Transfer RNA from Chionoecetes opilio, 58 nucleotides, folded computationally. The sequence is in RNAcentral, with records from Rfam. Rfam family: tRNA.
[in-house]
RNA sequence: UAGUGUAGCGGUUAGCACGCUCGGCUCGCAGCCGAGAAAUCCCGGGUUCAAUUCCCGG
Numbered sequence: 001u002a003g004u005g006u007a008g009c010g011g012u013u014a015g016c017a018c019g020c021u022c023g024g025c026u027c028g029c030a031g032c033c034g035a036g037a038a039a040u041c042c043c044g045g046g047u048u049c050a051a052u053u054c055c056c057g058g
Stems, first nucleotide, its partner, number of pairs: 003018004011049001020036006042058005
């Protein structure tokens, strides 16, 4: 660090929970099941072939 909360000891396409949307079961709600959308990883610099990860500043 997604709407909220959080994982992610330099290497795809950034994961999970809750929430949200759609569908199924139901007369309906709740609940359960299935699918899906959603992130400038606070900002700006630096190191590196490569930075969410290391360093500096706000």